[in-house]
RNA sequence: CUAGGCAAUUGGAUUGUCGCCACUUUAGUUAGUGGAGGAAAGUCCGGGCUCCAUAAAGACACAGUGCCAGUUAAUGGCUGGCGAGGGUGACCUUAGGGAUAGUGCCACAGAGAAUAGACCGCCUUAUCAAGGUAAGGGUGAAACGGUGCGGUAAGAGCGCACCGGUUUUUUGGUAACAAAAAACGCUAGGCAAACCCCACUGGGAGCAAGACUAAAAAGAGAUGACACUGCGAAAGCUAAAAACAGUCUUUAGUUAGUCAUCAGGGUUAGUCGCUUGAAUUUAAGUGUGAACUUAAAUCUAGAUAAAUGACAUCUUAAAUGACAGAACCCGGCUUAAAGAUUGCCUAGCUUU
Numbered sequence: 001c002u003a004g005g006c007a008a009u010u011g012g013a014u015u016g017u018c019g020c021c022a023c024u025u026u027a028g029u030u031a032g033u034g035g036a037g038g039a040a041a042g043u044c045c046g047g048g049c050u051c052c053a054u055a056a057a058g059a060c061a062c063a064g065u066g067c068c069a070g071u072u073a074a075u076g077g078c079u080g081g082c083g084a085g086g087g088u089g090a091c092c093u094u095a096g097g098g099a100u101a102g103u104g105c106c107a108c109a110g111a112g113a114a115u116a117g118a119c120c121g122c123c124u125u126a127u128c129a130a131g132g133u134a135a136g137g138g139u140g141a142a143a144c145g146g147u148g149c150g151g152u153a154a155g156a157g158c159g160c161a162c163c164g165g166u167u168u169u170u171u172g173g174u175a176a177c178a179a180a181a182a183a184c185g186c187u188a189g190g191c192a193a194a195c196c197c198c199a200c201u202g203g204g205a206g207c208a209a210g211a212c213u214a215a216a217a218a219g220a221g222a223u224g225a226c227a228c229u230g231c232g233a234a235a236g237c238u239a240a241a242a243a244c245a246g247u248c249u250u251u252a253g254u255u256a257g258u259c260a261u262c263a264g265g266g267u268u269a270g271u272c273g274c275u276u277g278a279a280u281u282u283a284a285g286u287g288u289g290a291a292c293u294u295a296a297a298u299c300u301a302g303a304u305a306a307a308u309g310a311c312a313u314c315u316u317a318a319a320u321g322a323c324a325g326a327a328c329c330c331g332g333c334u335u336a337a338a339g340a341u342u343g344c345c346u347a348g349c350u351u352u
Stems, first nucleotide, its partner, number of pairs: 001348010012314002015312004020035005037323001041334002044332005049206004054252007062202005067081005082096001083094004097197002102195002104191003119137002121133004145163006164186001165184008210272005221262006230237002242255003279298008
């Protein structure tokens, strides 16, 4: 200097004039402060919060996750490792438990595709028939371990050496796993992102949730099943049937009549929920890291038919210019996308 890999920051302003919204203040928009993102998008995960009487244990069904450890409110997230694959490398990807519990699939080609098989070839043999063979060739994504030596009629783990595989032991590691040694000719297709098996986890609905105020209206409407014990003048208390977050069983608890069917009436207007939160920033400490602990400081949109704008100036390579506008909130993931800036690492070339 070029090419690449990983990570991060930014995506305007201590300005002026006018306009809009919220909060505080004032008699009074009088005065002051603040006002749309890194993804606000998708609604794919996980929660907080609200409502629905449920909670524990067990079994079944359905759904989700799937190497090990850590972190978190939690997750299928994140961090760090291990194994496998890719890359010269920095690094990247990983839907990573089980193929001897069972079932199923592997087109076409090929002799034969998993209880597989003999087309060409080789040998007996000069030839036919027959027999032996699976080392060589061919088909295929894949052909019952690989290379070499011996042996054989020709061959073959048939035997041996090394590699591979299985089992056992030792060492290191929290573990996934790795290394070494010994024994054994050796159980050798792939696919579970096929059905399935194993382990773990799992109420539903959602701010149009829900609460309050005022108004409006029509409730002793009808029918059926089950239950209707006791006390009390009555109100009421108690008991029972029934119901109670997939289904069933058991235990406890709650409601106090329960369930089903049919006909009919009202549902308007406001206020709250609504922004202080598993919050942000800085410093120190612990940790490889994600993160955690302690201390201090700060308060940063809450609109409701929907505010957050326009003009001027400055900075700038450019500037409302890319992708694009909050609607209960937060932690992730995924997707879109001008430009600018920075750090570390890898490879190549040149010069000193």
Predicted 3D model of a 352-nucleotide RNA (Bacterial RNase P class A) from an uncultured Pelagibacteraceae bacterium. Its Rfam family is "Bacterial RNase P class A". By type it is a ribozyme. The coordinates come from a structure-prediction model, not an experiment, and the mean pLDDT is 76. The model forms 95% of the base pairs in the Rfam consensus.